[in-house]
A computed fold for a 71-nucleotide RNA from a Parcubacteria group bacterium, annotated as transfer RNA. Its Rfam family is "tRNA". Rfam classes the family as a transfer RNA. The prediction has a mean pLDDT of 82.

RNA sequence: CGGGGUGUAGUAUAGUGGUAGUACGCGGGGUUCGGGACUCCGUAGCGGCAGUUCGAUUCUGCCCACCCCGA
Numbered sequence: 001c002g003g004g005g006u007g008u009a010g011u012a013u014a015g016u017g018g019u020a021g022u023a024c025g026c027g028g029g030g031u032u033c034g035g036g037a038c039u040c041c042g043u044a045g046c047g048g049c050a051g052u053u054c055g056a057u058u059c060u061g062c063c064c065a066c067c068c069c070g071a
Base pairs, nucleotide, nucleotide: 001070002069003068004067005066006065007064010024011023012022013021018054025043026042027041028040029039030038047063048062049061050060051059
C1' cells in the first nucleotide's frame, strides 16, 4: 500500500429493512436467624459521519479500532 473479516448493555452473544432479545452482572422485593441457592420486578446497548428508503442495528460509501492474507 492492496484485499477480506469483525464492531450490538459492564461482560459474552442472537437478531439482518418495521421501534433489539438471552445469559451473567448490577439495583430492589420475597424466602432465611443471617448468608448462599431459588424466585419476581427493574437497570442498561446497535463504533462514527453521510447516502438510499415512508422507515436502517440490517443496504451503500467513507472514516476509526481490532484480527487475518498478500506485496